This is a predicted structure of a 73-nucleotide RNA (transfer RNA) from Patescibacteria group bacterium UBA3466. The organism belongs to Bacteria candidate phyla, within Bacteria. It matches the Rfam family "tRNA". Gene Ontology term of the family: triplet codon-amino acid adaptor activity. It is annotated as a transfer RNA.

[in-house]
């Protein structure tokens, strides 16, 4: 320098054929216990790496770019 893959909640990851973004875990509150752990209920938490484009509509398509992984040189 070039090819490919990844980037989404604090963490680990889903997200189909474009149509108002989810799970597990963690966190907060409550219930249950004499208390802890376990269990149950509710809730908060996201500019979807960044910039631009296409579209009525983009996490998803296109271009550029940043970072990480991997292969080639």
């Nucleotide at each position: 320098g070039g090819g490919c893959c990844g980037u989404u909640a604090g963490c680990u990851c889903a997200g189909c054929u474009g149509g108002u973004a989810g799970a597990g875990u963690g966190c907060u509150u409550c219930c249950a216990u004499g208390g802890c752990a376990u269990g149950g209920a509710a809730g908060a938490g996201g500019u979807c790496g960044c910039u631009g484009g296409u579209u009525c509509a983009a996490g998803u398509c296109c271009a550029g770019u940043a970072c990480g992984g991997u292969c080639c040189a």